[in-house]
RNA sequence: UGGGCUGUAGCUCAGUUGGUUAGAGUGACACACUGAUAAUGUGUAGGUCCCGAGUUCAAAUCUCGGCAGCCCAA
Repeated sequence: UGGGCUGUAGCUCAGUUGGUUAGAGUGACACACUGAUAAUGUGUAGGUCCCGAGUUCAAAUCUCGGCAGCCCAA
C1' cells in the first nucleotide's frame, strides 16, 4: 500500500430473506428453597445493534465514508 473477515447486554455469541416487542447463554440483583451456603427454580434491571451519511413507508440487516481489531499478499 492492496485485499478479506469481524464490530449487537459486563462477557461469549445468534439474528444479514429489510417488516411480529432486539434475543440466547453466562454474569449482576431480588425472591423461593436451606439450620446456613452451594446447587436448583422464578423474576428484575442492563442495548444510541462501533460512528456518520444515504436509499426506503420501514434499516442491526442494503449502499457510501470513517474508526478499531484480526488475517493474507506485497

Overview:
A computed fold for a 74-nucleotide RNA from an uncultured Clostridia bacterium, annotated as transfer RNA. Its Rfam family is "tRNA". Rfam links the family to the GO term triplet codon-amino acid adaptor activity. The sequence was found in a public genome assembly. Its mean pLDDT, the model's own confidence on a scale to 100, is 82.